The RNA shown here (FMN riboswitch aptamer (RFN element)) has 146 nucleotides and comes from Mesorhizobium sangaii. The model forms 97% of the base pairs in the Rfam consensus. The sequence was found by an Rfam model in a public genome assembly. The organism belongs to Mesorhizobium, within Bacteria.

RNA sequence: UAAUGUUCUCAGGGCGGGGUGAAAGUCCCCACCGGCGGUAAGGGUUUCGGCCCAAGCCCGCGAGCGCUCUCCACUUAUCGGAGAGGUCAGCAGAUCCGGUGUGAUUCCGGAGCCGACGGUUAGAGUCCGGAUGGAAGAGAACGAAC
Numbered sequence: 001u002a003a004u005g006u007u008c009u010c011a012g013g014g015c016g017g018g019g020u021g022a023a024a025g026u027c028c029c030c031a032c033c034g035g036c037g038g039u040a041a042g043g044g045u046u047u048c049g050g051c052c053c054a055a056g057c058c059c060g061c062g063a064g065c066g067c068u069c070u071c072c073a074c075u076u077a078u079c080g081g082a083g084a085g086g087u088c089a090g091c092a093g094a095u096c097c098g099g100u101g102u103g104a105u106u107c108c109g110g111a112g113c114c115g116a117c118g119g120u121u122a123g124a125g126u127c128c129g130g131a132u133g134g135a136a137g138a139g140a141a142c143g144a145a146c
Stems, first nucleotide, its partner, number of pairs: 005142006016030004031126002033115002035061004042053004056113002064091002066088001067085006095111005117129003
């Protein structure tokens, strides 16, 4: 310098006000929130080599649902429960305009848009639940090829 390995730790925010109603944190008006890695012309710092921070809607990833497989239970058949896979990419969402500039969907200004599944006296990004779970990934310790 540091391949690769083992263990451990950490790893998501948000309904405040008003209206309608028998009932809404779910509808309507105003509000509020933005996981992880990458990219970065902005910001910070500098020993001028760099380093740090910076995108919900640019590229990719994650959880969830679906899907596939296995097991259990049950049925005329369907419906149910548990586990695994992460191949499939089905649901996997959402940005434009103006300005500056060689260069911006990232900067500045403005206006928009998006948000799993199940539950619920009434339809949920914000409440409750699976979840004291899982996980993209971040970090630490130990070992350690060359």